[in-house]
């Protein structure tokens, strides 16, 4: 000089008129009304879309079903420890793979509970097996030239070479053998137990060893741990209007105590309510069904927050605390636009609608520092 790896900040800027939206403050005016409320006009202050506001994928907090359990069924989640309101996210270690490295991915519990799957090829894919090959030592038979040799069939032995395939009953390398072969041995690999380090997932050391039973759980399935449903179009007031309409179907019940009686009380049955099913608890004299009318207005929830800045302690980190300071959008046919000058990095992706932490996807660029790995020259 080049080339990469992981983080931060920003997210066109500055001025000037005109203009939108909220909100407090003078201060009028309409309306309703006598506390005010709603609407709208004038002045002045104060605020106004994001890193992703997107997707609705994960967890909440609110809110009702409701006073809220237990169990099955279902879904999720998956090394270990930790952080958080929680979480399938974050962090840190662990073990797998990739990549010279910085770094980066994992759907990372169990295959000795049971099922079941490995297609095609290919001799064969769980308890084997022999296509092409080695062998000629043992046993029979034959040829060459009587034999020594030497050659082939048959019966036989191998599974080290080759070849098929994602995978072939461990792997390299010596020894042995007819020809090999864990058949011996040494290493590694695999089993069993012990010892050590570590909270743990795990790792390291020594030693025995029959030296061999493969792979899929993003098949089913077994284990562990979590988990009510629905949703701001939840919810609540307030104000007006229709037709306190029509019709159907179930059940509107037994005992028993006090009592003359009605009336309570308690059991049993019904019956609705809890995502399915049970069980159980709650309420109850009502409950489901069709068909047809009205309202769709206002206000509220609606923005002070598991909030933001700074700054100190703790912790490797994620994060956790303490003192300080600040309010930093509340629209509902739904607010940010136009024109002019400068400046540059010539601006991509794209606008909140109950609010939060994540996570995945789009993406123009301009800074800021921090690691790695080439090549040069001193």
């Nucleotide at each position: 000089g080049g080339a990469g790896c992981a983080g931060g900040u920003c997210a066109g800027a500055c001025a000037g008129c005109c203009g939108c939206u909220u909100u407090c403050c003078a201060c009028g005016c309409u309306g309703g009304u006598u506390g005010c409320c709603a609407g709208u006009a004038u002045g002045g202050g104060g605020g106004g879309a994001g890193g992703a506001a997107a997707g609705u994928c994960c967890g909440g907090g609110c809110u009702c079903c409701a006073c809220a359990g237990g169990g099955c069924a279902a879904g999720g989640u998956g090394c270990c420890a930790g952080g958080u309101a929680a979480c399938g996210c974050c962090u840190g270690g662990g073990g797998g793979g990739c990549g010279u490295g910085a770094g980066c991915c994992c759907a990372c519990g169990g295959a000795a509970a049971g099922u079941g799957c490995c297609a095609c090829a290919g001799a064969a894919a769980u308890c084997a097996a022999a296509c092409c090959g080695c062998c000629a030592a043992a046993g029979c038979a034959c040829c060459c030239c009587c034999a020594u040799g030497g050659g082939u069939g048959c019966c036989g032995g191998u599974a080290a070479g080759g070849g098929u395939g994602a995978a072939a009953c461990g792997g390299u390398g010596c020894g042995g053998u007819a020809a090999g072969a864990g058949c011996g041995c040494a290493c590694c690999g695999c089993g069993c137990g012990g010892c050590c380090g570590g909270u743990a997932a795990c790792g390291g050391c020594a030693g025995c060893g029959g030296c061999a039973c493969g792979g899929c759980a993003a098949a089913c399935c077994c284990c562990a741990c979590c988990u009510g449903g629905a949703g701001c179009a939840a919810g609540g007031c307030c104000a007006a209007a229709u037709a306190g309409g029509g019709g159907a179907a179930c059940a509107u019940g037994g005992g028993u105590u006090u009592u003359a009686u009605c009336a309570a009380g308690c059991c049993c049955g019904c019956a609705u309510g809890c995502g399915g099913c049970c069980c159980g608890c709650a309420u109850g004299g009502g409950u489901u069904c069709c068909c047809g009318g009205g309202u769709a207005g206002g206000c509220u929830g609606c923005u002070u927050g598991a909030g933001g800045c700074a700054u100190c302690g703790g912790g490797u980190g994620a994060c956790c605390g303490g003192u300080g300071u600040c309010c930093c959008a509340g629209a509902u046919g739904g607010a940010u636009g136009g024109c002019u000058g400068u400046c540059c990095a010539c601006g991509a992706c794209a606008g909140a609608a109950c609010c939060c932490g994540g996570c995945u996807u789009a993406u123009c660029g301009a800074c800021c520092g921090g690691c790695u790995c080439c090549u040069u020259a001193c």